[in-house]
């Protein structure tokens, strides 16, 4: 420096342009002399700025990071 890939709840991970889901972990209850563990329930996200559209995680355009390949 080119070229591909990638960036989503605290962590992994879904999601044909049309309510952003799950699983783990937290948190209330609830069972139980306590705990765990099992049940029920609650919070938690779309890397940054901009365009398209009647709506953008998704599509374009630059920008940041992180990983391959090639020099």
């Nucleotide at each position: 420096u080119g070229c591909g890939g990638g960036a989503u709840c605290g962590u992994c991970u879904a999601a044909u342009g049309g309510u952003a889901g799950g699983a783990c972990g937290u948190c209330u209850g609830g069972c139980u002399c306590u705990g765990a563990a099992c049940c029920a329930g609650a919070a938690a996200a779309u890397c940054g700025a901009g365009g398209u559209u009647c709506g953008a995680u998704u599509c374009c355009u630059u920008g940041u990071c992180c990983c391959g390949c090639a020099g």
A computed fold for a 71-nucleotide RNA from Candidatus Harrisonbacteria bacterium RIFOXYA1_FULL_48_8, annotated as transfer RNA. The coordinates come from a structure-prediction model, not an experiment, and the mean pLDDT is 82.